[in-house]
About this RNA: A computed fold for a 71-nucleotide RNA from a marine eukaryotic metagenome, annotated as transfer RNA. RNAcentral holds the sequence, with entries from MGnify. Its Rfam family is "tRNA". It is annotated as a transfer RNA. About the family: Transfer RNA (tRNA) molecules are approximately 80 nucleotides in length.

RNA sequence: GGGGUGUAGCUCAAUUGGAAGAGCAUCGCGUUUGCAACGCGAAGGUCACGGGUUCGAGCCCCGUCACCUCC
Repeated sequence: GGGGUGUAGCUCAAUUGGAAGAGCAUCGCGUUUGCAACGCGAAGGUCACGGGUUCGAGCCCCGUCACCUCC
C1' cells in the first nucleotide's frame, strides 16, 4: 500500500434503505427429594467512533480506530 471484518456477555443473522433477531450463556417459574436435562417466560443493543446523503441508515458515501489477510 490492496482486500476484508466490526450488531446482546459469546458465536452470528437482518432480502431492494422502511427501523433489532436467533442459538448458547444469565435470571425467574414449572417439572424433580435434589441436581442435570426439558418446557414456559424475562432481562440484555450508543448496530466500533465521527460526519454526510435521505422523509427515513445496521444497510449508501467520506474520514478515524481496532482486528484479520495479501503484497